The part of an RNA shown here (small-subunit ribosomal RNA, central domain) has 350 nucleotides and comes from an uncultured bacterium.

[in-house]
Context: one part of a larger RNA
RNA sequence: CUGGGCUUAAAGCGUGUGUAGGCGGAUUGCUAAGUACCUUGUGAAAUCCCACGGCUUAACCGUGGAACUGCUUGGUAUACUGGCUGUCUUGAGCCACUUAGGGGCGACCGGAACAAACGGUGGAGCGGUGAAAUGCGUAGAUAUCGUUUGGAACGCCAAAGGUGAAAACAGGUCGCUGGGAGUGUGCUGACGCUGAGACACGAAAGCCAGGGGAGCAAACGGGAUUAGAUACCCCGGUAGUCCUGGCCGUAAACGAUGUCCACUAGAUCCUGGUCGCUCUGACGCAAUCAGGGUCGAAGCAAAAGUGCUAAGUGGACCGCCUGGGAAGUACGGUCGCAAGGCUAAAACUC
Numbered sequence: 001c002u003g004g005g006c007u008u009a010a011a012g013c014g015u016g017u018g019u020a021g022g023c024g025g026a027u028u029g030c031u032a033a034g035u036a037c038c039u040u041g042u043g044a045a046a047u048c049c050c051a052c053g054g055c056u057u058a059a060c061c062g063u064g065g066a067a068c069u070g071c072u073u074g075g076u077a078u079a080c081u082g083g084c085u086g087u088c089u090u091g092a093g094c095c096a097c098u099u100a101g102g103g104g105c106g107a108c109c110g111g112a113a114c115a116a117a118c119g120g121u122g123g124a125g126c127g128g129u130g131a132a133a134u135g136c137g138u139a140g141a142u143a144u145c146g147u148u149u150g151g152a153a154c155g156c157c158a159a160a161g162g163u164g165a166a167a168a169c170a171g172g173u174c175g176c177u178g179g180g181a182g183u184g185u186g187c188u189g190a191c192g193c194u195g196a197g198a199c200a201c202g203a204a205a206g207c208c209a210g211g212g213g214a215g216c217a218a219a220c221g222g223g224a225u226u227a228g229a230u231a232c233c234c235c236g237g238u239a240g241u242c243c244u245g246g247c248c249g250u251a252a253a254c255g256a257u258g259u260c261c262a263c264u265a266g267a268u269c270c271u272g273g274u275c276g277c278u279c280u281g282a283c284g285c286a287a288u289c290a291g292g293g294u295c296g297a298a299g300c301a302a303a304a305g306u307g308c309u310a311a312g313u314g315g316a317c318c319g320c321c322u323g324g325g326a327a328g329u330a331c332g333g334u335c336g337c338a339a340g341g342c343u344a345a346a347a348c349u350c
Stems, first nucleotide, its partner, number of pairs: 003322004007304002012318001014201004021194003025088003029084003033081002035077004041071002049065006091191001092188003095184005103177007110154001114150008125136002162169002206247006215241002220236004258317006266295009276285002299306002323350003332343004
């Protein structure tokens, strides 16, 4: 190089946008680069292969042939691929009209709960646990009522539900804004798919600067438990959790399942559209498009399972795997303020 694979055995980049590259719809003509055939020259000798011959044989050697799968000259062919050109509409996009949504950003507002401060009532306990204790409380706690302040999170609706590329997104109103679905087939006319690098986004924790700080709570202190208890339980409690700006770039970032296209039984439920039938029509029935589930034929699979949301049948492109440990480590490079990330071995060992 070839090969076989990637849900769970090793293996799908966390996700997208997109450069190069690879691949690419229907049809006309031209070209003849790829392609096929014929042909010109070359492809040293030796070697290898075949035939015959020479050493008594063999190894070895000689003669002739073939071969040297390649490059090259001229020509012919034009199905396919490529190039150029014209046309087309089904892929793709645009437009118009409808339409659903926790999609994103910003501002403002709301109630419940919690905590604190102040005031009223009240007067001895409260709290906590398996049981206790630490803790709080006559300087008046717990409980209860009122006022004020504060920060964070938004009960019911709520779902097998919705949106988003993923991460993720839920109180309400307003403003700005991205994407999607359906219908019409009105416009463009292959404008497409994938995508090495690259770029962007990317939970939580963590980092830097400035705010904020109710509750919760690593660290830490104390009380218990215990042989011990650097824990589990309890009382406290600081970073942090929240906001603004900037880093980090990782997760069981999971459907452990890359993206796109075509094809291949059904049944049933839900979400958002469109359309038909019954004189009208709630309702019902039927069709169809997009999305979310369950069951399941064939097939696939080691099985579990999967099964038009494929892990089926095929195609295009990318990523990745190649026995376990050492190790996602060392070294080097690169990124980062750091923590560390990315890239990534070997000795040795089984």

Record summary: It matches the Rfam family "Bacterial small subunit ribosomal RNA". Its mean pLDDT, the model's own confidence on a scale to 100, is 88.